[in-house]
Context: one part of a larger RNA
RNA sequence: UUGGGUUUAAAGGGUGCGUAGGUGGUUUUUUAAGUCAGCGGUGAAAUCUUGACGCUUAACGUCAAACUUGCCGUUGAAACUGGAAGACUUGAGAGCAGACGAGGCAGGCGGAAUUUGUAGUGUAGCGGUGAAAUGCAUAGAUAUUACGAAGAACUCCGAUAGCGCAGGCAGCUUGCCAGAUUGCAACUGACACUGAAGCACGAAAGUGUGGGAAUCAAACAGGAUUAGAUACCCUGGUAGUCCACACUGUAAACGAUGAAUACUAACUGUUUGCAAUAUACUGUAAGCGGUACAGCGAAAGCAUUAAGUAUUCCACCUGGGGAGUACGCCGGCAACGGUGAAACUC
Numbered sequence: 001u002u003g004g005g006u007u008u009a010a011a012g013g014g015u016g017c018g019u020a021g022g023u024g025g026u027u028u029u030u031u032a033a034g035u036c037a038g039c040g041g042u043g044a045a046a047u048c049u050u051g052a053c054g055c056u057u058a059a060c061g062u063c064a065a066a067c068u069u070g071c072c073g074u075u076g077a078a079a080c081u082g083g084a085a086g087a088c089u090u091g092a093g094a095g096c097a098g099a100c101g102a103g104g105c106a107g108g109c110g111g112a113a114u115u116u117g118u119a120g121u122g123u124a125g126c127g128g129u130g131a132a133a134u135g136c137a138u139a140g141a142u143a144u145u146a147c148g149a150a151g152a153a154c155u156c157c158g159a160u161a162g163c164g165c166a167g168g169c170a171g172c173u174u175g176c177c178a179g180a181u182u183g184c185a186a187c188u189g190a191c192a193c194u195g196a197a198g199c200a201c202g203a204a205a206g207u208g209u210g211g212g213a214a215u216c217a218a219a220c221a222g223g224a225u226u227a228g229a230u231a232c233c234c235u236g237g238u239a240g241u242c243c244a245c246a247c248u249g250u251a252a253a254c255g256a257u258g259a260a261u262a263c264u265a266a267c268u269g270u271u272u273g274c275a276a277u278a279u280a281c282u283g284u285a286a287g288c289g290g291u292a293c294a295g296c297g298a299a300a301g302c303a304u305u306a307a308g309u310a311u312u313c314c315a316c317c318u319g320g321g322g323a324g325u326a327c328g329c330c331g332g333c334a335a336c337g338g339u340g341a342a343a344c345u346c
Base pairs, nucleotide, nucleotide: 004317005316006315007300008299012314014201015200016199017198021194022193023192025088026087027086028085029084030083031082033081034080035077036076037075038074039073040072041071042070049065050064051063052062053061054060091191092188093187095184096183097182098181100179103177104176105175106174107173108172109171110154114150115149116148117147118146119145120144121143125136126135162169163168206247207246208245209244210243211242216240220236221235222234223233258313259312260311261310262309263308266291267290268289269288270287271286272285273284274283275282295302296301319346320345321344328339329338330337331336
């Protein structure tokens, strides 16, 4: 390279939008670029293959055919792909009507708890552990009552429930924004799918500047444990945790499963619509789950939410270590991120 693969063996990009490119619904006419057919030219010889012949045979040689799978020209064919012109409505979108949700952003409000302040009651312990000690406390702690303050998080409801492209989203309420989905069928008429680059979003931690600081808590200190204990346990405690703006751009960013379309037994739970009804039952659409047939799979298992049967496009893999390292380049304030080898070795 061909081929084969990517849930768990190496391998799906963290996610979306989208440029180029690739691919693309039904139908009519036309064209003839691809495609197919005929004919002509060319495709050096040697070599290779086949047949015959010549050296006694073979090697070797001679002759003929075949091969040279290609390119060019010309004459046709018109099913398929492409081009041109037209038509269609199922794909896609737009419209109207409804219901839905922790979807996003901004503002306001709430109660419990925690810590803390002041005051009262009250007296000797509290706290913590396997047991202790460090620590707090007669300068009155812990406990308890009242009144304040602050910051952060929202118990129950709560659910293999819901929403979001992913990250993620949960007290209540107001405003703004977005969304899929259902029903109707009066609109457009293939406008679609995928998507290298590119752009945007992207948990936690971390960074910069300025706020805030209740809790918890890397680092750090002390007390224990231990042979030691740079830990696990305890008492404290700073960055951080929170907010605004800007950066970072990574995660077991997981369903370890790329996106889209079509097809392929059933049963069952649940969410939101619709139809039909008497409330049951039932059907249907879009989700979220559990079983399970065919099929698939090395098995575990997957199984209309496929890992089945097919098509299109993208990404990625090719023994372990060395190594996600070195070097170079790009990005970043830095931390570091992206791209990404080889020698050597088994």
Predicted 3D model of a 346-nucleotide part of an RNA (small-subunit ribosomal RNA, central domain) from an uncultured bacterium. Its mean pLDDT, the model's own confidence on a scale to 100, is 87. The full RNA is in RNAcentral, with records from ENA.